The prediction has a mean pLDDT of 81.
Transfer RNA from a Candidatus Saccharimonadota bacterium, 74 nucleotides, folded computationally.
It matches the Rfam family "tRNA".
RNA sequence: GCCGGGGUAGCUCAGCUGGUUAGAGCGCAGGACUCAUAAGCCUGAGGUCGCGAGUUCAAGCCUCGCCCCCGGUA
Numbered sequence: 001g002c003c004g005g006g007g008u009a010g011c012u013c014a015g016c017u018g019g020u021u022a023g024a025g026c027g028c029a030g031g032a033c034u035c036a037u038a039a040g041c042c043u044g045a046g047g048u049c050g051c052g053a054g055u056u057c058a059a060g061c062c063u064c065g066c067c068c069c070c071g072g073u074a
Stems, first nucleotide, its partner, number of pairs: 001073007010026004019057001028044004050066005
């Protein structure tokens, strides 16, 4: 350089035909419980969906350019 996969919450990931509000687990905060702590239980906060542009009534999802990570190849 070329080929393939990936980039979504602090972390690990889902979202697979473009559709109405973007989710789960862990973590974090609060509550309840307890003499107290942990576990378990309840509630909540947290997201420019890597960056920019395009297509569309509508984009995490499609198209183009760029950046980063992993693997392969010479």